Predicted 3D model of a 351-nucleotide RNA (Bacterial RNase P class A) from uncultured Hasllibacter sp.
Rfam family: Bacterial RNase P class A. Rfam classes the family as a ribozyme.
The sequence is in RNAcentral, with records from MGnify.
[in-house]
């Protein structure tokens, strides 16, 4: 230098906070136990759980994933491999299916950028003012570019050119190896097929929606709704065409019912759980088994403060010692598996 992993101040005392248990008839009080993280973060993926929707199958749209094999509850995660690129190397990186289905695009430079093209140049020939011009052939060399329509070498040629040959590349078959991605091989084809899919698209596979403020239960005062009964048409209003009487509704009271707000309880944390040791299988991710240990559950939201000693770092001094300062990032909110991001300082292993 590379890779993988770990720690993230320690111990004790006092005071305080949240949860649980015991004591107690109850309350008060007392005692005991537990109380943030590797990321609790971003909320980016995958699930558990809950409610809503849904007859089955197919097709299409939309979104996602995208080399192969394995692991897992599942994944866009992890492991092992393949191919390509980078590095002297240990190793690292890769949106890594399809460009002979179709469409589209290829800036600048350059003569020419996809049914190519001729600026310089090379060759032949003609002309003359003898180093230029006309006509024709060529595409090897130069130049431009990320990329120039196979590459290198040889033969051949006026000069050249897959024109011919060898090797390499490429192509579709074949043979051998591998579960597979893919690798190796000998023939054949003279080359036809540039790049971009992180532009559209094609192919394969996956995918209902919302989220613990899910969801279930209890349910106060007050206001409002409904039902039944009572009071009284007495001050008021309306209706029975008008007036009287009478009745009904609004009105007043009582009882009951149901919905809902504040609030409370459940969901709630013991689960695909985590840690250590051991045995077995596997290269590994991981799986199987045994023993032992561990476990926040708050909700105007606890997990804090002080002191002492020690540890680590820094500064200073009268430098076998003393004084002072500092100990990162951060912090639960239904739970779990990942990814990503933040992180003073330190330790270990392998190469």
């Nucleotide at each position: 230098g590379a890779u993988g992993g770990c720690c993230g101040g320690a111990u004790g005392g006092c005071c305080g906070c949240g949860g649980g248990g015991c004591u107690c008839g109850a309350a008060c009080g007392g005692c005991c136990c537990c109380g943030a993280g590797g990321a609790a973060a971003g909320u980016c993926c995958g699930g558990a759980c809950u409610c809503c929707a849904c007859g089955a199958g197919g097709u299409g749209a939309c979104g996602g994933u995208g080399c192969c094999g394995g692991g897992u509850a599942a994944c866009g995660c992890c492991c092992g491999g393949c191919c390509g690129g980078c590095g002297a190397g240990a190793g690292c990186c890769g949106a890594g299916g399809g460009a002979a289905a179709g469409c589209g695009c290829c800036g600048c430079a350059g003569a020419g950028a996809a049914c190519a093209g001729a600026c310089c140049g090379c060759c032949g020939u003609c002309g003359c003012u003898u180093g230029c011009g006309g006509c024709g052939g060529c595409a090897a060399g130069g130049g431009u570019g990320a990329a120039a329509c196979g590459g290198u070498g040889g033969g051949g040629u006026a000069a050249g050119g897959g024109c011919c040959c060898a090797c390499c590349g490429c192509g579709g078959a074949c043979c051998g190896g591998g579960c597979g991605a893919c690798c190796g091989g000998g023939a054949c084809g003279g080359c036809a097929c540039g790049g971009c899919a992180a532009g559209c698209c094609c192919c394969a596979c996956c995918g209902g929606g919302a989220g613990c403020a899910a969801c279930g239960c209890c349910g106060a005062a007050u206001a409002g709704g409904g039902a039944u009964c009572c009071c009284g048409c007495a001050c008021g209003g309306g209706c029975c065409g008008c007036c009287u009487c009478g009745g009904c509704c609004c009105g007043g009271g009582a009882u009951c019912c149901g919905g809902g707000u504040u609030g409370g309880c459940g969901g709630c944390u013991c689960g695909a759980g985590c840690c250590g040791c051991c045995g077995g299988g596997g290269c590994g991710a991981c799986c199987c088994g045994g023993c032992g240990g561990c476990c926040a559950g708050a909700u105007g939201a606890a997990u804090g403060g002080c002191c002492a000693u020690c540890c680590g770092g820094g500064a200073g001094g009268u430098c076998u010692c003393c004084u002072c300062c500092c100990g990162a990032c951060a912090g639960a909110a239904u739970c779990c598996g990942g990814c990503u991001u933040a992180c003073a300082g330190g330790c270990c292993a392998u190469c």